[in-house]
């Protein structure tokens, strides 16, 4: 070098082209309580980048970027 293939909250993962992008586990904060690692309420937190196609793009096209996998 060619070719599949995967990238989405701190991690694991979801989401039929269409609602305010959810969920567990974490994390903060309140309450509860003798204490809080348990119970219980709320909250903060992501689409790897760019250009395109669409009314509409996490998703489809193109091109980079990363990991992984094959073949040479």
């Nucleotide at each position: 070098g060619c070719c599949c293939u995967u990238g989405u909250a701190g991690c694991u993962c979801a989401a039929u082209g269409g609602a305010u992008a959810g969920a567990g586990c974490g994390c903060a904060g309140c309450c509860c309580u003798c204490c809080g690692g348990a119970g219980g309420c709320u909250g903060a937190a992501a689409u790897c980048c760019g250009c395109g196609u669409u009314c509409g793009a996490g998703u489809c096209g193109c091109g980079g970027c990363a990991g992984g996998g094959g073949c040479a």
A computed fold for a 72-nucleotide RNA from a bacterium, annotated as transfer RNA.
It matches the Rfam family "tRNA". The family's RNA type in Rfam is transfer RNA.
Its mean pLDDT, the model's own confidence on a scale to 100, is 82.